Notes:
This is a predicted structure of an 89-nucleotide RNA (c-di-GMP-I riboswitch aptamer). Model confidence (mean pLDDT): 90 of 100.

RNA sequence: AACCGAUAAAGGCAAACUACCGCGAAAGGGUAGGUCGCAAAGCCACAGGCCUAAAGACGGAAUACGUAUAUGGCAGCUGGGCUACCGAA
Repeated sequence: AACCGAUAAAGGCAAACUACCGCGAAAGGGUAGGUCGCAAAGCCACAGGCCUAAAGACGGAAUACGUAUAUGGCAGCUGGGCUACCGAA
């Protein structure tokens, strides 16, 4: 230094759920509580996957409704990239 990861030490994050929001069309996000879990559950949508479908398109008499669509999301789905605390075997 790389891999690795303990009933070690110091710390960290926080699913579901609840409340709120001069964030969002939605999916989702944020803050506070909470604590199922996590050794990268830190960061990046690059590949696959999943969620949503506002605008525009098409169908429609239609401002209804339907269809496909990401330019919107999910990093706690998998892979990949970048970075990082500690040090038993």